The part of an RNA shown here (large-subunit ribosomal RNA, half B) has 1187 nucleotides and comes from a Candidatus Woesearchaeota archaeon. The full RNA is in RNAcentral, with records from ENA.

[in-house]
Context: one part of a larger RNA
RNA sequence: UGUAAUUGAGGGAAUUCGGCAAUCUAGCCCUGUGCCUUCGGUAUAAGGGGUCCCUGUGUUUGUAACCGUAUGGUUGCGAUCGCAGGGUGCAAUAACUAGGGAGGUCCGACUGUUUAACAAAAACUUAACCCCCUGCCAGCCCGUAAGGGUGUGUACAGAGGGUGACGUCUGCCCAGUGCCAGUAAUUUAAACCCGGGUUCAACCGGGCUAAGAUCUGGUAAACGGCGGGAGUAACUAUAACUCUCUUAAGGUAGCGUAAUACCUUGCCGUUUGAUUGACGGCUUGCAUGAAUGGCGUAACGAGAUCUCCGUUGUCCCCAAUUACAAUCCACCGAACACUCUUUCCCGGUGCAGAAGUCGGGAAUCUCCAGUGGGAUGUGAAGACCCCAUGGAACUUUACUGUAGCUUGUGACUGCGAUGUGAAUUAGGUUGUACAGCGUAAGUGGGAGUUGUUAAGUUACGGACGCCAGUCCGUGAAUAGACGACAAUGAAACACCACUCUUCUGAAUUUACAUCGCUUACUAAAAUUAACUUUUUAGGACACUUACAGGUGGACAGUUUCGCUGGGGCGGCAGCCCGCUGAAAUGAUAUCAGCGGGGCCCAAUGGUUGACUCAUCCGGGUCAGAAAUCCGGAGUAGAGCGUAAGGGCAAAUGUCAGCCUGACAGGAUUUCUAACAAGGGGAAAUCCUGCAAAGAAAUUUCGGCCUAACGAUCUCCUAUGCCUUUUUGAUGAGGGCUAGGAUUGUCCGAAAAGCUAUCCUGGGGAUAAUAGAGUCGUCGCGCCCGAGCGUUCACAGCGACGGCGCGGCUUGCUUCGUCGAUGUCGGCUCUUCCUAUCCUGGGCGUGCAGAAGCGCCCAAGGGUGGGGGUGUUCACCCAUUAAAAGGGAUCGUGAGCUGGGUUCAGAACGUUGUGAGACAGUUUGUUUAUUAUCUACUGGAGAUGUUCAAUGUCUGAGAGGAAGGAUUUUCUAGUACGAAAGGAACGAAAGUUCGAUGCCACUGGUCGAUCGGUUAUCCGGGAGGGUAUGCCGAGCAGCUACGCAUUAAAAGAUAAGCGCUGAAAGCAUCUAAGCACGAAACUUGCCUCAAAAAGAGACAUUAGAAGCGCGAGUAAAACACUCGGUUGAUGGGAUCGGUGUAUAAGCAUCAAGCUUAAGCGAGAUGUUAAGCAUGCGAUUACCAAUAG
Repeated sequence: UGUAAUUGAGGGAAUUCGGCAAUCUAGCCCUGUGCCUUCGGUAUAAGGGGUCCCUGUGUUUGUAACCGUAUGGUUGCGAUCGCAGGGUGCAAUAACUAGGGAGGUCCGACUGUUUAACAAAAACUUAACCCCCUGCCAGCCCGUAAGGGUGUGUACAGAGGGUGACGUCUGCCCAGUGCCAGUAAUUUAAACCCGGGUUCAACCGGGCUAAGAUCUGGUAAACGGCGGGAGUAACUAUAACUCUCUUAAGGUAGCGUAAUACCUUGCCGUUUGAUUGACGGCUUGCAUGAAUGGCGUAACGAGAUCUCCGUUGUCCCCAAUUACAAUCCACCGAACACUCUUUCCCGGUGCAGAAGUCGGGAAUCUCCAGUGGGAUGUGAAGACCCCAUGGAACUUUACUGUAGCUUGUGACUGCGAUGUGAAUUAGGUUGUACAGCGUAAGUGGGAGUUGUUAAGUUACGGACGCCAGUCCGUGAAUAGACGACAAUGAAACACCACUCUUCUGAAUUUACAUCGCUUACUAAAAUUAACUUUUUAGGACACUUACAGGUGGACAGUUUCGCUGGGGCGGCAGCCCGCUGAAAUGAUAUCAGCGGGGCCCAAUGGUUGACUCAUCCGGGUCAGAAAUCCGGAGUAGAGCGUAAGGGCAAAUGUCAGCCUGACAGGAUUUCUAACAAGGGGAAAUCCUGCAAAGAAAUUUCGGCCUAACGAUCUCCUAUGCCUUUUUGAUGAGGGCUAGGAUUGUCCGAAAAGCUAUCCUGGGGAUAAUAGAGUCGUCGCGCCCGAGCGUUCACAGCGACGGCGCGGCUUGCUUCGUCGAUGUCGGCUCUUCCUAUCCUGGGCGUGCAGAAGCGCCCAAGGGUGGGGGUGUUCACCCAUUAAAAGGGAUCGUGAGCUGGGUUCAGAACGUUGUGAGACAGUUUGUUUAUUAUCUACUGGAGAUGUUCAAUGUCUGAGAGGAAGGAUUUUCUAGUACGAAAGGAACGAAAGUUCGAUGCCACUGGUCGAUCGGUUAUCCGGGAGGGUAUGCCGAGCAGCUACGCAUUAAAAGAUAAGCGCUGAAAGCAUCUAAGCACGAAACUUGCCUCAAAAAGAGACAUUAGAAGCGCGAGUAAAACACUCGGUUGAUGGGAUCGGUGUAUAAGCAUCAAGCUUAAGCGAGAUGUUAAGCAUGCGAUUACCAAUAG
């Protein structure tokens, strides 16, 4: 010193984030018990009393014996519940055991569960409520399947989701996204059907068509959502009211500064001396709100928070004690760590924070115990941040897929009926321009055809219809009718053949829908030797399989750009052009500055000719400042499509004529890109062909020049070319050439998020902390002096401006540190600065005194206690002489704390579809390290100091604050002042803070000791052991809360005040000279100090010192001091003092009982006894011997 404990005066939470920790309380019996309440609770509420021993007596009762028969009694041994009397102690659940209590609020109803090893909670669960799926071969789940679970259960059941007891309620919105239902129409795959493809085929087109989607409804206890602007009432304010925009609807009840409120410490009240707290209200709610449940709520909670009572070492302010560790001795004996070293301080330097470098200083060597300032200590290739064409978990309306589900088609797969289509076959039927007797389908043949079953008429009925009529069926009567011819017309009719169109029914094939059947197939039961058979129920469905459509984070693989004064957000400085920067060749960076491009134009192009612009002046009808016209001046002040720069005047501008060279093919060069380079792009020059303009020379390969742009793959176009498919043709494919479609992240991937659950590799190439640089900002000062101050710039202030200093604020830079320099605040402890808050000395004053204001000198000392808040800060309370400001890695985590920030859990608000996120809030949450060096605080040893040693000193030097401050009284109610008020020099007595020492007193402690007492053991008692039991006291010692002490002065100065006094005949405190002047400086006082290398002085030579021995005025070891037989050093004994409190034994008494032997807690006496003794004295009995 630590760990674990014990005790504590006075105060009593002042401590602290917070009563953390530790006290207090406690068992049982009796009594008594509030608010609230779901009437059960709350409740051991709270509060109060009792509890031991002895004696006597009574109730109930067990058992044994005796009496002897009674509803029994007596006696013995017990058990239980009472009463009365007596008695002791500080204390009777005496030890052990064993709730502190009360009130307000939040959250969750409760018991329960959870992150084994940092989170026990408000999270999860729960009963209860709601929604949704499911009729059993159910639904859901596991599995490739077989099969299995739920369940050998059956809707009062099972699965899934949400809310979360109970009470009271649960508003509006279906526009979006889901889900459910419907669906005339649209879209739509494969299969199928039809057509094209000269045949075949690839292929193409069309039709039909399921689910899905579009569409129409429903659904919010589905995911979710629930506005803005004006005006208005007879004070003001507010707005029941009105207007307006707008939505799917515009937040209802309730609650509300909240676990949700930024502003915010909102405002008011209560609580306090003081409250960023708590509670109650208000409420404009950044950003409350109704089963993502709203609001209440008794009980419950190792939950969060506030207050009160009690209680305390949490604190003021620490002290003592105990055990163990540490320390010392003996033996045994690790780990971590490790460049090197002969391992100091301060300042500078340096990659900006040095033991090692430079300068100055310090420094003889070694060991021991400690403390933790430094070694950017040790530990762990930083977890924050950034980077990687790193990884992984998770999400989704990222990209691409896959299970699953669903829909269609084919197969397994058969029979039949009805209906509705389609195709084919055969039959019937239909066909009106005008003209024509008239309803002329077309072409061909054709001169006859037909007939008592006829035509026609009539009656009835039916179909079509252009309303003229045509056709058919039945009945009646009846014997001819039609055509040719003629007329009309493009076509002429009877009859026959073929074909088209409309309609109709029939047969065959086929498709769809519905219904039925049983033999495939399926299930169950029974049965069997069997893989058999039967029955029942389904049934061509289903199952299974193949193909196809839809859906599909359930699952999988991946992606999710770059630059960047860190990254993100923002921007594009990502492809181009002009100017400046750019430093007079060229080239040249920044998220430097000023601006542009991603086109436009068939004329704004080519050529030839002619002309001259802007502006100003003069003149001129309407006509004005400005229209058109005339004259003059006019180097460009205009124009040239678009930026800027350059360029241009019989033009590169303006106007006009004629044209298309804005053409095709080829070559070279330059720039983009200095000095290397490919593709692409742009430009310049030339050749060939063909053109245009011009008389011609010539000019023209777009725009006066510098911007106006794009690979591969793929696709498109070509009345271009080549080629394959034996040839031709057609179609198809391939290649070449030319043109086009775009990648703007612009030499060009096909691509969303989140991670605080995270991981790896790296980076001080790059952020957050601290350092460094800088100092805009910040703080402080100076200059000038407009003005204020009644007058007066400067008693005190001081605008607009200017110049500095500091390195405390905040920035900027990113230099050091990412194989780690721990981050806010508090506590503790030290030192420094002064720009001084107080105390000291002065000057000025708008200084009468007192109290102030401003300035100068001055850093010796001081600068405190509380309330709320994590706070630094700020605010407040009461004091005070004053309650100054700063630095030291925002001093200080190998010193503490851990409230805040900043991991993993959870909640609210907000945000996001979501995973998640939030310098928003809330609750919870592991703080390692045995000290090697250095440094420091102490303790020893050795050497040196020129022979050795003992004793006594000096004091260079070092340290200290050893004192600081204040109150009262006297001076004095004096000086001063009209009064009110009201000093000082000097003196005395106190107080407070600090320093040093001490223990007579007071107080604490006191496991020396004495006593009381509980439980238990030994024991007849006495006396002891254990719980290092509890309780009462307590000497020595150690201590504070107790006591004592804690000057003056001198020297030299600061600001300042002076004397004399010139330079400068004056003046002047100064230049020479002289004197004053402060808590600051040097002494004085205390402590250390000959290792002070200049290593000192004096005295002495008796011998001295060490070990060993007995000890303590000393002490971790060591040292120091004393004693050592010529001795009281330690022990013992005796006496005294001191502590405790009156021993044992005996005698007497004692409430009562008694068979009169006696029992009996306790009391009195013997007895200020007994016991103990770290103290004092006496005494050599023992040991300090021998060496």
Its mean pLDDT, the model's own confidence on a scale to 100, is 82. NCBI's taxonomy places the organism under Archaea, Nanobdellati, Candidatus Woesearchaeota.